[in-house]
RNA sequence: CGGGCUGUGGCGCAGCUUGGUUAGCGCGUCGGUCUGGGGGACCGAAGGUCGGAGGUUCGAAUCCUCUCAGCCCGACCA
Numbered sequence: 001c002g003g004g005c006u007g008u009g010g011c012g013c014a015g016c017u018u019g020g021u022u023a024g025c026g027c028g029u030c031g032g033u034c035u036g037g038g039g040g041a042c043c044g045a046a047g048g049u050c051g052g053a054g055g056u057u058c059g060a061a062u063c064c065u066c067u068c069a070g071c072c073c074g075a076c077c078a
Base pairs, nucleotide, nucleotide: 001074002073003072004071005070006069007068010027011026012025013024020058029045030044031043032042033041034040051067052066053065054064055063
């Protein structure tokens, strides 16, 4: 320098192909109930506007463009 993949609550991920009403799952956190306590079970809650910017559209996590970060491959150098 070229190509590809990934980026979504604290962590790990789904959703993207085929745009549709309030963005979800597991773990974790907090509160409550049960339990003599711990552990555990059950119930509930908080927490993200989807890496960033712009565009298309009535409507974008999803489509398009640019860009940032990480990883992989190749090229270059040695």
A computed fold for a 78-nucleotide RNA from an Acidimicrobiaceae bacterium, annotated as transfer RNA. Lineage of the source: Bacteria > Bacillati > Actinomycetota > Acidimicrobiales > Acidimicrobiaceae. The prediction has a mean pLDDT of 81. Rfam family: tRNA. Rfam classes the family as a transfer RNA. Rfam links the family to the GO term triplet codon-amino acid adaptor activity.